[in-house]
RNA sequence: AGCCCCGUAGUGUAGCGGUAACACGCCAGCCUUUGAAGCUGAAAUCUCUGGUUCGAACCCAGGCGGGGCUG
Numbered sequence: 001a002g003c004c005c006c007g008u009a010g011u012g013u014a015g016c017g018g019u020a021a022c023a024c025g026c027c028a029g030c031c032u033u034u035g036a037a038g039c040u041g042a043a044a045u046c047u048c049u050g051g052u053u054c055g056a057a058c059c060c061a062g063g064c065g066g067g068g069c070u071g
Stems, first nucleotide, its partner, number of pairs: 001070007010024004018054001027041004047063005
């Protein structure tokens, strides 16, 4: 330098263009003499900028970051 893959709550991952989800974690409550476990609830997420579309996490283009291959 060229090409390929990936980027979603704190962490690990789902998500056929139509309400962003699950587990663990954090917080609050219940339970308990206290704590753990258990139960209930809440908060927290689409890497960025444009484009297409009635509508984009999803499609397109270009950045940024990570990984890989070739030279």
Description: Model confidence (mean pLDDT): 82 of 100. The RNA shown here (transfer RNA) has 71 nucleotides and comes from a hydrothermal vent metagenome. The same sequence occurs in records of 2 taxa.